Description:
A computed fold for a 74-nucleotide RNA from a Caldifarciminota bacterium, annotated as transfer RNA. Taxonomically the source falls in Caldifarciminota (Bacteria, Pseudomonadati). Rfam family: tRNA. It is annotated as a transfer RNA. The sequence is in RNAcentral, with records from ENA. Model confidence (mean pLDDT): 81 of 100.
[in-house]
RNA sequence: GCCCCGCUAGCUCAACCUGGCAGAGCAGCGGAUUCUUAAUCCGAAGGUUGCAAGUUCAAUUCUUGCGCGGGGUA
Numbered sequence: 001g002c003c004c005c006g007c008u009a010g011c012u013c014a015a016c017c018u019g020g021c022a023g024a025g026c027a028g029c030g031g032a033u034u035c036u037u038a039a040u041c042c043g044a045a046g047g048u049u050g051c052a053a054g055u056u057c058a059a060u061u062c063u064u065g066c067g068c069g070g071g072g073u074a
Base pairs, nucleotide, nucleotide: 001073002072003071004070005069006068007067010026011025012024013023020057029043030042031041032040050066051065052064053063054062
C1' cells in the first nucleotide's frame, strides 16, 4: 500500500442483516432500610450513535470519504 472487522451513556455491550419513539447491566446521583457502613429495594438522570457527506418522508441501521483501534497479506 491493499483486503477484512470494529467504533452506540463514565465502563461492558444490545438494537444494524430486514431503515420507523436509542435500550440493558454495572458505576455515579436521590430516597427507603440500618446506630453507621455494606448488602438489598425504589426512583430520577445520563447519548451530536467516531467525524463529514449522500439516498430517503424518515438513518444507529443503506452508500461514499476521512479518523481511530484490531487482524490478514507481498